[in-house]
RNA sequence: UCGUGCUAGGCGGGGCGGUAGCGGUGCCCUGUACCCGCAAUCCGCUAUAGCGGGGCUGAAUGCCCGCCCGAGAUCGGUCCAGACGGGACUGUGAACGCCAGGCGGCGUUGAGAGCCUGGUCCCAUGCGGCAACGUCCGGUGAACCCCGCCAGGGCCGGAAGGCAGCAACGGUAAGUCGGUCGCGUUGGGCGCCAUGGGGUCGCCGGGUUUGAGCAGGCCAGCGGGAUCAAGCCGCCAGGACCGCCCGACGGCGGGGCACGG
Numbered sequence: 001u002c003g004u005g006c007u008a009g010g011c012g013g014g015g016c017g018g019u020a021g022c023g024g025u026g027c028c029c030u031g032u033a034c035c036c037g038c039a040a041u042c043c044g045c046u047a048u049a050g051c052g053g054g055g056c057u058g059a060a061u062g063c064c065c066g067c068c069c070g071a072g073a074u075c076g077g078u079c080c081a082g083a084c085g086g087g088a089c090u091g092u093g094a095a096c097g098c099c100a101g102g103c104g105g106c107g108u109u110g111a112g113a114g115c116c117u118g119g120u121c122c123c124a125u126g127c128g129g130c131a132a133c134g135u136c137c138g139g140u141g142a143a144c145c146c147c148g149c150c151a152g153g154g155c156c157g158g159a160a161g162g163c164a165g166c167a168a169c170g171g172u173a174a175g176u177c178g179g180u181c182g183c184g185u186u187g188g189g190c191g192c193c194a195u196g197g198g199g200u201c202g203c204c205g206g207g208u209u210u211g212a213g214c215a216g217g218c219c220a221g222c223g224g225g226a227u228c229a230a231g232c233c234g235c236c237a238g239g240a241c242c243g244c245c246c247g248a249c250g251g252c253g254g255g256g257c258a259c260g261g
Stems, first nucleotide, its partner, number of pairs: 001261006009057003012030005020046005034054005063255006072246001075243006082236001084234003089231002091228001096223003101219003105214002112210009121198006127191002130187006136179005146171003154163003
């Protein structure tokens, strides 16, 4: 170095999660790799191995060890854009208040202040208006138990005559319908009304005394903080980059036994 026969081993691995821990089932990565049964409020194990059963391969492209590369996930950090919420802080700074510096306005044809008086406010009464009811006026209104006149018929009478009385007609009572000039009673979410009384000193009007300020529209100044949500804070779900640890696939190097040529 080659051949034959074996055995160790292999027939996928890894991250997350889970677990006292490990392996598997679960999710993801890698990428192709025997089969059957089991497993999430789970299955198996207790020290390196998923457990049980069957099959194939087997000393190297496939197994083991070391180094390199590095998909990918967890974790940490920085940044970007977003959803929802908040308003402590930075920022924005509305209303409102103060002041009277500037502009404007009013003011000797009298500002402001003092005093007097009236109104505005309350109570009562009167008047008016309105409404309701009554009166008044008109229509209608009773088979008999309302009135008048009573045809026909009836009753009394020898007769003359007398009497009661239905319908029709005419009227009327209660009632009912309407009118509303006048009159009366009552009422009020009525009144450019009148009279009397009360009350306030705020506002408005008038008179009078005094005699130079008044007022606060805009700006400035001082205070005030509504609001907005950019920054910021909380929470949620993404993306990019950097780093720690793990690390598939891949690359490089090394690694059995026996016999024979």

This is a predicted structure of a 261-nucleotide RNA (Bacterial large signal recognition particle RNA) from a Dehalococcoidia bacterium.
Model confidence (mean pLDDT): 75 of 100.
Its Rfam family is "Bacterial large signal recognition particle RNA". Its family is annotated with signal recognition particle, plasma membrane targeting and SRP-dependent cotranslational protein targeting to membrane, signal sequence recognition in the Gene Ontology. Rfam describes the family as follows. The signal recognition particle (SRP) is a universally conserved ribonucleoprotein involved in the co-translational targeting of proteins to membranes. Rfam classes the family as a non-coding RNA gene.
It was read from a public genome assembly, where an Rfam model found it.